[in-house]
RNA sequence: CGGAGUGUAGCUUAGCCUGGUAGAGCGCUCGCUUUGGGAGCGAGAGGUCGCAGGUUCGAAUCCUGCCACUCCGACCA
Numbered sequence: 001c002g003g004a005g006u007g008u009a010g011c012u013u014a015g016c017c018u019g020g021u022a023g024a025g026c027g028c029u030c031g032c033u034u035u036g037g038g039a040g041c042g043a044g045a046g047g048u049c050g051c052a053g054g055u056u057c058g059a060a061u062c063c064u065g066c067c068a069c070u071c072c073g074a075c076c077a
Stems, first nucleotide, its partner, number of pairs: 001073007010026004020057001028044006050066005
């Protein structure tokens, strides 16, 4: 320098193909059960979907650019 992939809640991730307004598990908070710990049950909080722009009535999803990380190749040594 060229190509490919990944980026979603504190962590691991689904959803993307085929647009309809964001979920799960673990963790966290509260309540109940228990003498307590642990555990179980119930409820709840938590996400500008990497950033910016475009298309659209509507974008995590489609398009463009950029950023970070990973891999492959080329070049130099």
Transfer RNA from a Candidatus Methylacidiphilaceae bacterium, 77 nucleotides, folded computationally. The prediction has a mean pLDDT of 81. Lineage of the source: Bacteria > Verrucomicrobiota > Methylacidiphilae > Methylacidiphilales > Methylacidiphilaceae. It was read from a public genome assembly. It matches the Rfam family "tRNA". Rfam's curators write: Transfer RNA (tRNA) molecules are approximately 80 nucleotides in length.